[in-house]
RNA sequence: GGGCAGUUAGCUCAGUUGGUAGAGCGAGCGACUGAAAAUCGCUAGGUCCCCGGUUCAACCCCGGGACUGCCCAC
Numbered sequence: 001g002g003g004c005a006g007u008u009a010g011c012u013c014a015g016u017u018g019g020u021a022g023a024g025c026g027a028g029c030g031a032c033u034g035a036a037a038a039u040c041g042c043u044a045g046g047u048c049c050c051c052g053g054u055u056c057a058a059c060c061c062c063g064g065g066a067c068u069g070c071c072c073a074c
Base pairs, nucleotide, nucleotide: 001072002071003070004069005068006067007066010025011024012023013022019056027043028042029041030040031039049065050064051063052062053061
């Protein structure tokens, strides 16, 4: 330098055909217990990597850029 994959909650990851963003774990609160653990319930938590474009509407489509991993080349 070229190619491919990835980037979404604190962490690990889903998100179908463009139509109000989710799960598990973790956190907080509650139930249960003599008290805990475990279990169960509830709640909070998001600039969907950035900029621009298309669209009535974009995590999703298009262009550019950034970062991470792998492969190739040097």
Predicted 3D model of a 74-nucleotide RNA (transfer RNA) from Gemmata sp. SH-PL17. The coordinates come from a structure-prediction model, not an experiment, and the mean pLDDT is 84. Its Rfam family is "tRNA". It is annotated as a transfer RNA.